[in-house]
Context: one part of a larger RNA
RNA sequence: GAACGAACGCUGGCGGCGUGGAUAAGACAUGCAAGUCGGACGCUGAUCAGAGGGUAGCAAUAUUCUUUGGUUGGAGUGGCGAAAGGGUGCGUAACAUGUGGGUAAUCUGCCGUGAAGUUUGGGAUAACUUGCUGAAAGGCGAGCUAAUACCGGAUGAGACCGAUUGGAGGCGACUUUAGUCGGUGAAAGUUGGGGACCUGAAAGGGCCUGACGCUUUACGAUGAGCCCGCAACCUAUCAGCUAGUUGGUGAGGUAACGGCUUACCAAGGCAAAGACGGGUAGCUGGUCUGAGAGGACGACCAGCCACACUGGAACUGAGAGACGGUCCAGACACCUACGGGUGGCAGCAGUCGAGAAUUUUUCUCAAUGGGCGAAAGCCUGAAGGAGCGACGCCGCGUGGGGGAUGAAGGGCUUCGGUCCGUAAACCCCUGUCAUUUGUGAACAAGUUUCAGUGCUGAACAGGCAACUGGGAUUGAUAGUAGCAAAAGAGGAAGGGACGGCUAACUCUGUGCCAGCAGCCGCGGUAAUACAGAGGUCCCGAGCGUUGUUC
Numbered sequence: 001g002a003a004c005g006a007a008c009g010c011u012g013g014c015g016g017c018g019u020g021g022a023u024a025a026g027a028c029a030u031g032c033a034a035g036u037c038g039g040a041c042g043c044u045g046a047u048c049a050g051a052g053g054g055u056a057g058c059a060a061u062a063u064u065c066u067u068u069g070g071u072u073g074g075a076g077u078g079g080c081g082a083a084a085g086g087g088u089g090c091g092u093a094a095c096a097u098g099u100g101g102g103u104a105a106u107c108u109g110c111c112g113u114g115a116a117g118u119u120u121g122g123g124a125u126a127a128c129u130u131g132c133u134g135a136a137a138g139g140c141g142a143g144c145u146a147a148u149a150c151c152g153g154a155u156g157a158g159a160c161c162g163a164u165u166g167g168a169g170g171c172g173a174c175u176u177u178a179g180u181c182g183g184u185g186a187a188a189g190u191u192g193g194g195g196a197c198c199u200g201a202a203a204g205g206g207c208c209u210g211a212c213g214c215u216u217u218a219c220g221a222u223g224a225g226c227c228c229g230c231a232a233c234c235u236a237u238c239a240g241c242u243a244g245u246u247g248g249u250g251a252g253g254u255a256a257c258g259g260c261u262u263a264c265c266a267a268g269g270c271a272a273a274g275a276c277g278g279g280u281a282g283c284u285g286g287u288c289u290g291a292g293a294g295g296a297c298g299a300c301c302a303g304c305c306a307c308a309c310u311g312g313a314a315c316u317g318a319g320a321g322a323c324g325g326u327c328c329a330g331a332c333a334c335c336u337a338c339g340g341g342u343g344g345c346a347g348c349a350g351u352c353g354a355g356a357a358u359u360u361u362u363c364u365c366a367a368u369g370g371g372c373g374a375a376a377g378c379c380u381g382a383a384g385g386a387g388c389g390a391c392g393c394c395g396c397g398u399g400g401g402g403g404a405u406g407a408a409g410g411g412c413u414u415c416g417g418u419c420c421g422u423a424a425a426c427c428c429c430u431g432u433c434a435u436u437u438g439u440g441a442a443c444a445a446g447u448u449u450c451a452g453u454g455c456u457g458a459a460c461a462g463g464c465a466a467c468u469g470g471g472a473u474u475g476a477u478a479g480u481a482g483c484a485a486a487a488g489a490g491g492a493a494g495g496g497a498c499g500g501c502u503a504a505c506u507c508u509g510u511g512c513c514a515g516c517a518g519c520c521g522c523g524g525u526a527a528u529a530c531a532g533a534g535g536u537c538c539c540g541a542g543c544g545u546u547g548u549u550c
Stems, first nucleotide, its partner, number of pairs: 001550004006546005013396006019389002026352003030349003035080003040077002043074014087307003097231007106224002111220008119153004128143006159184011189212006197206003233279003240270003245267008282304004286297004309330005332343004360386001362385003368382001369380004399429004409420004433491001435486005446473008454464003494539005499520003505534005515522002
C1' cells in the first nucleotide's frame, strides 16, 4: 500500500447492487418449512336436483323411507412424492476431492423411441359397528365391506436359467451371431363419446371409438455404484507396521468386482521416494495479495463429499443404511392419575446462552423451478420480494455567482499590524436528493372458452396435438420505479493528524507531575511531542483504532 463475512470509538443526508451467527455440531417456547390424486376404492356429514314407494288428505299438498346424480367437507384403504429442494462443516489426510481413464464386473422410478400383451378366478382387511382396557399415548377382541390393495390359474418371446450344434472376432480372459432341447416367468383398471346390433323390465352392460393407465421386453437419455493412474497439510523429539493381515482354492453374499464374509492352504504384504503413529483440516472452481514466481485463504455463488441430539441397526423402495420415517441403547427436556408416555430448528423466522460480533416470530406463489393431478388446481420459509445493519463497493447531495468598510468576534502581535477571510452579512440565481401533490409501469409467458383449418375415425358421432382468429382472466413487489408539478437555500459534516519517519505551527496551562507513544523518543519553568485554544494539513458520510493475510 492492498484486502476483510470484521469488531470497537466518534460522527451520520439519500439511492443502487451486494452482504450479514466466523464463537456453543450449545439448548430450544411458538408458528410455518411435503404434500397431492374422488378420472384407483368403499364409508360418512352438509346441501341442491331428480326418480320410486309408504302414510295423511276428495285434491292441491305435507311428511317419511329408499335410490340416482351434482357441489362441498371428513377420516380411512390405495397410488405417486416424501432419497428432490433447504441447512451445517462435526467427522474425514481418505479413491473424500480434483483430473484422466476403466466397468469384457453393474443398476437406473419418472422421461423418449420401438415390439408384444392387457385373459380367468379367489380370499381378506382398514374405514365403519361393537365389547373390554388405559389418566393419556394408545392397545386387544368380535362382526361387516371395496379397490389400479393382496393371492392363485392361463398364455407368453427377441426376457432369464441350464444343456447343446455351427459361424465370426480377439494374443487372451472372452465377446458376438444363427439354431435345437428343457425349465422359470406378467398384467388393472378408470374415464369421455356413440348410430346400428346383442343382453336386460329398466338402469346398465356387451360392442365400437378416443384418453389416461397396467404387464413383458429392446434401445436411448438421465442419475448412481464400483475399480485404477496422477495431484494435493505439518511432524522422525513417531522407525518399524500388519493375522482377514498378503495371496490362493471352495462356498456364501451383492445390482456388480473384490477378504466383502467364511472354511482350508501358503507366508506373505507395507516402509527412509517416510509405512505405522501423533497433530491439524471438508476438497475443488476460485478469493486476496504480488511485476511475476510465489504466499495466505476456501465467507457469499457453483460442483462433489460428510452429517442431522449421541451411538448402533435394519425395513420400505428404482433410489436411503433416510434432517421434519421406524427400532434399540444413552444423555437431556417435557407430560403423568407414578403404571407409563412424548420430543429432536446444522429448514425459515424467532428465544436463551456463550461471545468483540452478525437481521424480521414480514408479503406472495405474480414469475422461475419442484411434487401430485387428465385438467382446473392444491402444496412449496425452494424461489421471488419487502424489512433491519454505513458491514462492503459504487453513485449523488449538503448549493452556485457576485460581494471589502477586508464588518463584528476570536487568535497572534515587534502594538505598526496581521490571520480566520469572499469566509459571513447583503444582492441575484438554481432546484439534484429529501418533502408535498398528481399521474403511473415493465417483469405476463400462459390458462380457459368459442369458431375455423388440419389429423384420426366406417361415420355429418366422438376425440386429438398444432396453427389462425375472437372473448374472458392471472402482479407479492406496488400506487413502488419512472414522469410531471409545487415551495423554499430552505432539511443534510464530520473524523483524525500537525517533533522526525509524514502533508500540516503558534499561544496559554502544566513542570520527569499530569500525561503521550507505531519506532526513534517527548515532559525536571520559555514543551511546534502532554492538556486546551486559534490556525493549518489529510480524508470525507465517513474518519480513526484494533485484529488477520499478502

A computed fold for a 550-nucleotide part of an RNA from an uncultured bacterium, annotated as small-subunit ribosomal RNA, 5' domain.
The prediction has a mean pLDDT of 84.